[in-house]
The RNA shown here (transfer RNA) has 73 nucleotides and comes from a Candidatus Latescibacterota bacterium. Model confidence (mean pLDDT): 84 of 100. The organism belongs to Candidatus Latescibacterota, within Bacteria. Its Rfam family is "tRNA". Rfam classes the family as a transfer RNA.
RNA sequence: GGGGCAGUAGCUCAGUUGGGAGAGCGCCAGAAUCGCACUCUGGAAGUCGGCGGUUCGAUUCCGCUCUGCUCCA
Repeated sequence: GGGGCAGUAGCUCAGUUGGGAGAGCGCCAGAAUCGCACUCUGGAAGUCGGCGGUUCGAUUCCGCUCUGCUCCA
């Protein structure tokens, strides 16, 4: 320098006809218990890496770009 993959909640990750942003763990509150743990109920938490384009509408399609991993040279 060129090719490929990944980037979504604090962490690990789902998310295909383009229209609802989600799960587990963690965190907070409550229930239960003499108390703790387990369990149950509820809640908070997101510029979907960034910029631009297409579209009535983009996490999703297109271009550029950033970071990480990997392959080739």